This is a predicted complex of two RNAs, RNase P RNA and transfer RNA, with 471 nucleotides together. Model confidence (mean pLDDT): 76 of 100. Rfam match: Bacterial RNase P class A. Rfam links the family to the GO terms tRNA processing, dimeric ribonuclease P complex and ribonuclease P activity. Rfam's curators write: Ribonuclease P (RNase P) is a ubiquitous endoribonuclease, found in archaea, bacteria and eukarya as well as chloroplasts and mitochondria.
RNA sequence: GGAGUCGGCCAGAUGAUCGCCGGGGUUUUAGGCCCCGGAGGAAAGUCCGAACACCGCAGGGCAGGGUGCUCCAUAACAUGGAGUCGCGGCGACGUGCAGGAAAGUGCAACAGAAAGUAUACCGCCUGCGAAUUGGCCGGGGCGACCCGGCUUAUUCGCCGGUAAGGGUGAAACGGUGCGGUAAGAGCGCACCAGUUUUCCGGGUGACCGGAAAAGCUAUGUAAACCCCACCCGGUGCAAGACCAAAUAGGGGAGCGUUCGAGGGCGGCCCGUCCAAGCUCCCGGGUAGGUCGCACGAGGUCGCGGGCAACCGUGAUCCCAGAUGAAUGAUCAUCACCCCUUGUGCGGGUAACCGGCAGGGGGGACAGAAUUCGGCUUAUGGACGACUCCAACC
RNA sequence: GUCCCCAUCGUCUAGCCUGGUCCAGGACACCGGCCUUUCACGCCGGCGACAGGGGUUCAAAUCCCCUUGGGGACGCCA
Numbered sequence: 001g002g003a004g005u006c007g008g009c010c011a012g013a014u015g016a017u018c019g020c021c022g023g024g025g026u027u028u029u030a031g032g033c034c035c036c037g038g039a040g041g042a043a044a045g046u047c048c049g050a051a052c053a054c055c056g057c058a059g060g061g062c063a064g065g066g067u068g069c070u071c072c073a074u075a076a077c078a079u080g081g082a083g084u085c086g087c088g089g090c091g092a093c094g095u096g097c098a099g100g101a102a103a104g105u106g107c108a109a110c111a112g113a114a115a116g117u118a119u120a121c122c123g124c125c126u127g128c129g130a131a132u133u134g135g136c137c138g139g140g141g142c143g144a145c146c147c148g149g150c151u152u153a154u155u156c157g158c159c160g161g162u163a164a165g166g167g168u169g170a171a172a173c174g175g176u177g178c179g180g181u182a183a184g185a186g187c188g189c190a191c192c193a194g195u196u197u198u199c200c201g202g203g204u205g206a207c208c209g210g211a212a213a214a215g216c217u218a219u220g221u222a223a224a225c226c227c228c229a230c231c232c233g234g235u236g237c238a239a240g241a242c243c244a245a246a247u248a249g250g251g252g253a254g255c256g257u258u259c260g261a262g263g264g265c266g267g268c269c270c271g272u273c274c275a276a277g278c279u280c281c282c283g284g285g286u287a288g289g290u291c292g293c294a295c296g297a298g299g300u301c302g303c304g305g306g307c308a309a310c311c312g313u314g315a316u317c318c319c320a321g322a323u324g325a326a327u328g329a330u331c332a333u334c335a336c337c338c339c340u341u342g343u344g345c346g347g348g349u350a351a352c353c354g355g356c357a358g359g360g361g362g363g364a365c366a367g368a369a370u371u372c373g374g375c376u377u378a379u380g381g382a383c384g385a386c387u388c389c390a391a392c393c
Numbered sequence: 394g395u396c397c398c399c400a401u402c403g404u405c406u407a408g409c410c411u412g413g414u415c416c417a418g419g420a421c422a423c424c425g426g427c428c429u430u431u432c433a434c435g436c437c438g439g440c441g442a443c444a445g446g447g448g449u450u451c452a453a454a455u456c457c458c459c460u461u462g463g464g465g466a467c468g469c470c471a
Stems, first nucleotide, its partner, number of pairs: 001389007009381002012334007020038008040365001044376002047374005052236004059270004064232005069083005084098001085096004099227002104225002106221003121166002123162003127158006134151007174192006195214008240291004250282006262274003284470003298317008336362008345354003394467007403421004413451001423439005444460005
């Protein structure tokens, strides 16, 4: 100098003027005046987990849903921390819905002989049969030659063996070598890889290291059904409580009255209590106020424990609460970034870089709505640590 | 605010649950040709899409996750 990885941090500051919302005080109600406070790291998506509220404070079973390496943290979690293993990267590091496919079922298109306790297209090989050619032996013939038997090679056919090789595919039932065989094959042996079982050592554990034996081998897919372990009752602040307002408690259809609809009771059943009304459609009325609702698993600083997430403890602070919905606008100064002009300034041979002065411009993503803990997504800036490469000393 | 659903040619849709013969089928529209004196009708051919990104898998429109866009339901009285 280049390329890259990770981590936390900030989200302009001060003042003035004019406004908005909430709280407190004062004044005679309206209103006025004074003081104090007023968005975020994501307030967002609503993806998880809780608090809180109501429904029997929820009992049993089924169905359904979720989670899925280990240990720890936590109110809880699908979150976080520290590790293990796999994969990617030269590396810093990143990443994984990471239990089970030697319980069961399903699927694996096309191609290919065959897609899973299978199969045999080409090929290789034994045997049998046929044909052709050569050789040997025997017999016959004067001879060319003929007949019979045995055998070698080639070709064709048949019954078999084989899975080494070829070819197909994403994937073909361990790999290499030697032996073995008619040809072959874990058929046998040596080494290597993997699985299971047993033992030893380390670790809380996932797991790691080592030794022995076995059978030679077990395909992939569970973000397919499923199995195993653990967890989950439902609805959500339009929860819910109170006050006020309003009337057409109207019309139609269906079901039901101890043969029990329906309700408490929530997807279903059991169980238990009550039971004559209930459900749907059309139509009507009213859509105002107060509380819930701002002291909380709260913030900041320090100390102690822990690798860390986090926990304990002390001091200190009170920090939005709207409801068509407040939290804004303008100006000035300073700081930051970009462009541009100038320079008796600094560095450099120069291009140029820096300093100083003047002018112009810019500042992202986005806005609470019951409240917290996370995750994900959007987004501007500056800093720190670490890795790799190249050059120079 | 809370909860739920959907997205495939220009338009309406099939395929998704159970992944493969799907470089995705059909209808209408559009373009070209034939037919006709011409237009229409009819016949033949063509153009044209899985909302975006990532993952699982040999293989994704389909299964899983995130994002984007769109739609719907929910007050009280009786």